[in-house]
Model confidence (mean pLDDT): 76 of 100. The RNA shown here (Glycine riboswitch aptamer) has 97 nucleotides. Of the family's consensus pairs, 89% are formed in the model.
RNA sequence: AUGUAGCUCUGGAGAAUCUCAUUAUGUUUGAGUACCGAAGGUGCAAGGCUUCCAGACGGAAGUCGAAACUCUCAGGUCAAAGGACAGGGUCUUUAUA
Repeated sequence: AUGUAGCUCUGGAGAAUCUCAUUAUGUUUGAGUACCGAAGGUGCAAGGCUUCCAGACGGAAGUCGAAACUCUCAGGUCAAAGGACAGGGUCUUUAUA
C1' cells in the first nucleotide's frame, strides 16, 4: 500500500394482521391450512482427484465442487425486529507485496 475478517453508520425485497381451540384479555399459547426466500442449512453444472475395467480413444463407481439457481429443515408472511447484499467509516485481526 492492497485485500480478508470483525465492529460501526446508511440503504435493503418477498409472502394470511388466515382458520380453529384455549386463555391470564396481554393479537397469549397450541393446532391446522395456505404462502415466501435474502439469517443459517440441503442439492448440483463444468471441471479436478481417487479406484476399477481397458490399455489407442474410452467406460464405470466414489469423492471434491458456485450462485441471486434448487429444496423449504430452520426462519419468515401489518408494523417493529431480523435481513442476503451494496456503499461509507474504522481502534483491531490476518494475508500478500
It was read from a public genome assembly, where an Rfam model found it.